[in-house]
RNA sequence: GCCUUAUCAAGAGAGGUGGAGGGAGACGGCCCUAUGAAGCCCGGCAUCCCGGUGGACGUGAUUGUGUCCACGACAGGGUGCCAAUUCCGGCCCCAUGCGCAUUGGGGCAAGAUAAGGG
Numbered sequence: 001g002c003c004u005u006a007u008c009a010a011g012a013g014a015g016g017u018g019g020a021g022g023g024a025g026a027c028g029g030c031c032c033u034a035u036g037a038a039g040c041c042c043g044g045c046a047u048c049c050c051g052g053u054g055g056a057c058g059u060g061a062u063u064g065u066g067u068c069c070a071c072g073a074c075a076g077g078g079u080g081c082c083a084a085u086u087c088c089g090g091c092c093c094c095a096u097g098c099g100c101a102u103u104g105g106g107g108c109a110a111g112a113u114a115a116g117g118g
Base pairs, nucleotide, nucleotide: 002117003116004115005114006113007112008111013042015041016040017039021032022031023030027089028088029087043082044081045080048078049077050076051074052071053070054069055068056067057066058065059064086110090108091107092106093105094104095103
């Protein structure tokens, strides 16, 4: 980097460092930022995967194993995440409407993350 699947309206510091930028990319909006951006450290959030715990069923016969479910989470391992809906805009359809305006809904595209695959 490519393919597949799932999810994306919730959640997360008034700490240290750092110094000017940041919000994926182009453009346009609209925001955040010196009452200090990014980055790094610490801290935190979350259960996507592994593991753990509990339960049901199957199997085997024993204390094993398989499948499924649960844990407002057990955060131990692997990621991820911690302004604003994935900040908003793109395309198509439906409704609204005089309307290719507006607003609402659905789908797609794009993007992000995870797991699996070549």
Source information: The RNA shown here (SAM riboswitch aptamer (S box leader)) has 118 nucleotides and comes from a Chloroflexota bacterium. It matches the Rfam family "SAM riboswitch aptamer (S box leader)". Its family is annotated with regulation of gene expression in the Gene Ontology. Rfam describes the family as follows. The SAM riboswitch is found upstream of a number of genes which code for proteins involved in methionine or cysteine biosynthesis in Gram-positive bacteria. The organism belongs to Chloroflexota, within Bacteria. It was read from a public genome assembly, where an Rfam model found it.